[in-house]
Context: one part of a larger RNA
Parts: sequence; structure tokens; C1' cells
RNA sequence: UGACGGGGACCCGCACAAGCGGUGGAGCAUGUGGUUUAAUUCGAAGCAACGCGAAGAACCUUACCAAGGCUUGACAUCCACUUAAAGCUAUGGAAACAUAGUGUCCCUUCGGGGGAAGUGAGACAGGUGGUGCAUGGUUGUCGUCAGCUCGUGUCGUGAGAUGUUGGGUUAAGUCCCGCAACGAGCGCAACCCCUGUUGCCAGUUACCAGCGAGUAAAGUCGGGGACUCUGGUGAGACUGCCGGGGACAACUCGGAGGAAGGUGGGGACGACGUCAAAUCAUCAUGCCCCUUAUGUCCUGGGCUACACACGUAAUACAAUGGCGGUCAACAGAGGGAUGCAAAACCGCAAGGUGGAGCGAACCCCUAAAAGCCGUCCCAGUUCAGAUUGUGGGCUGCAACCCGCCCACAUGAAGUCGGAAUCGCUAGUAAUCGCGGAUCAGCAUGCCGCGGUGAAUACGUUCCCGGGCCUUGCACU
Repeated sequence: UGACGGGGACCCGCACAAGCGGUGGAGCAUGUGGUUUAAUUCGAAGCAACGCGAAGAACCUUACCAAGGCUUGACAUCCACUUAAAGCUAUGGAAACAUAGUGUCCCUUCGGGGGAAGUGAGACAGGUGGUGCAUGGUUGUCGUCAGCUCGUGUCGUGAGAUGUUGGGUUAAGUCCCGCAACGAGCGCAACCCCUGUUGCCAGUUACCAGCGAGUAAAGUCGGGGACUCUGGUGAGACUGCCGGGGACAACUCGGAGGAAGGUGGGGACGACGUCAAAUCAUCAUGCCCCUUAUGUCCUGGGCUACACACGUAAUACAAUGGCGGUCAACAGAGGGAUGCAAAACCGCAAGGUGGAGCGAACCCCUAAAAGCCGUCCCAGUUCAGAUUGUGGGCUGCAACCCGCCCACAUGAAGUCGGAAUCGCUAGUAAUCGCGGAUCAGCAUGCCGCGGUGAAUACGUUCCCGGGCCUUGCACU
């Protein structure tokens, strides 16, 4: 100087408290441990591993296992010789592949050249093999916490100190005042994006006030440029104004006006550093190792096992509910050409036939909870839906291991969950549906979108984490 203290002072944070809803109990989904296995590929490990890498394991993927093959190789460059090659057919085979048949290129100055295949020789290829404690790059975390430093000067023999401390104030090392300091940099804030109000410009695929036409109904048509909306450019918020407090400061409290008020609400943005934190399996890369195998091709299996333990989700245990009917009730944001697919018809349904329209403000395109009516009458039930049987549908070469969906039947545990523990302060929690990426198919996960829409916060004694000053110190 730091670090540490069951030392002190001050301050902050869903940290506690005040509330609301969960987890921990049930069955199920998923990840992990363990066990099992020929293999159950590998990584991730308190917070910060465990619905994590994986935005999607039937084959492929795939790295694992068993069996069958290849050895200049599945992939790249170079040399020599030969030939077009691919494809198709037949036989053998589980396939890879082997053999046979068929097949036969472009340019040319006729020397050859181009691209492709086969054989041979070696230089080499190849490795998801090891080391994240050799590394780059990327990422998590403390933490969007308010800190971390430098130049010159000054002080100290020096390590260092000062500045950065102090008095106030702030979300903030934010700002003001003071001061042997004076300045500066990286952070904070602002500049960027979305959202909330509005002027102007523009008006189709969006809109429809007035005018005309038209219908069972309908912006459907003529038209309009008002409104909504779209999207371009501006305005607007700055403690600017008024009052109180305060050192006449910074600032703070209240008020006016205003769509919005003191950072308006979200996002992007993550200082110096910490954890030899994570990743050699995204990629790159040093060194080591394998080279008829630790490389590579293929078939089948496995990653999906199952006495058990843990994490994370989704579904429930019901009446603020279940079921049925009706009312075309009312969104936003996205995706669509090997695609999204309407009407109509068939089917109880999944779905099928069909193919209008749409490269999309045009078509796909109907939200659900809500509201209204009826029923159930507190039961293991008209709750709950696991499990199982049968019959089907879809994708795909192929759903046995091992997909999703539908119908009928079956109807398990479960009556609100011990100790403990998590999230959340407002359009938030809770609840309701919709979309997207991945993707042939497969979503209770993830990423987004809107609908309905709360309760509570006295306060900082305590628990946890953090900031600053100070003190002790057996550590540095």
C1' cells in the first nucleotide's frame, strides 16, 4: 500500500421488511449425478454447471459401440502413364463396394490445351487425439457497481502520499464549496435505436368525414386527402417558470403549464481489473501423440438404458371452476415460392381432395382469456389427466428399438404440499392466447408479441452483496 475483522461511522440494492405468486409434496417433460451397458460420445460443476453448448439425436447429424471394408486415402497441391467422366442395367452383398455390360466431352494454329476419372511412386493429406495451467479470439462473473489511473508540482531517506480526502449534494469520482495542489485520461452522463404528444410533406395495398352509386350485408365502386395509419423531416423537457428550504452555491421540496417533469419508460452500450473462471469440440494456433490407424467409408446399435438422488419447467388438485351453446366480440409482432395456402367437398377428428389468391400494409389471417345463456352442486366428482388397449392420420427410403397428431375405450397419483427456498415495485407480478428461429417430421424449451391487469413498500434494527471514510492487525 492492500487484504481481512462475529471493529466503528455513512450510504445503496426486491438485501431484509410490507405484499402477491411460486418451488420443495403428486404424476409427467427436460437436464444432471449415480448405476447399468459392447457403447450409453464429449464438454459445462457454489453464486457465475444442471430446458447449459444442443435454434430441434429415427438414418444422417455422430464425435461412441459391434460387424464389414479402404490405405497417397472421404478432402488439397505436385509428378508419370492410361482413359472422357458421371449415370444407367445385371449379378453378389446388410450396405460400403466388387465384377460385367451400356455409355461416351469441350477448345484447337492439329503441336497441344481445359476440366474429369483410373492406376502407380512418394512428398504429404487427415485426427471432434492430449494440453484452456503454452496461446489468439470469444464469453461468464463481481457489476451498469462507481470506480480505476496518469502528467507536472509538492511532501516523505524510502516504500509511498497528495490530487481521489473534507462540508454538502447526486442514480453517478454527478455537481458545488473548501483545500498543495493544478490539470488530464478510461469509466458515469449525453450523442444511437424503440416508445409516449404534435406541425409539415407524401397517399397505395392503408383510411372513409362530406358528395354520388350500390348491397341481404360490406370502402364494394366513383371519388376524397379530412380522420386513422404508414414513414420522411421538424418541434417538444431544459429544474426553463413561480414559491419554500439551502452557504446568495450545487441541489432539494411543492406548484403552474404540459401528451410527457426532474435520467419520462425500455434497449444497445460493461472502466482498470478479479476468478491460472469457461471454451484446443465454433474457429485459429505452439508443442506432444496416431499414420494399413487415434485417419476414412458403410450397415446395425447407442447418445432415448433405470432400484435411485438433485435442478429447471409445464399440468393439476377445482365453483373467481369444468362442460356445452351462442354472440364472425376485441390484438400486436412476425413468417411465406422445393413456400403460405382460401372457398367448396369428404371425414366424428387428426387429416384428405382441391386449388382461388399471394414474392405479400393486398393473399394465407379466425386470437384466447372476457361477455351472454344453459348445466353440474362440493364428490376423488361432468375435478384432474398419467398409464394402457384398439383403430386411424401425417412426415419421411424407413417411425420396432425411438417421432408427432386424432378418435373410442381405460381412467392412476393428486384435496394446495415439512424443514427450507425463489421471483417480482407498474402496464410490473399474476393470468390469457398469438408468432418466430431451428426444422422433412418432432417444443411443456428458447426468443419475441400483444390482451386482461393487481397488492404492498412503516422503515434500514437484522440476513446477503456492494461503495466510501476510519480504526485494529499475528497476513501481503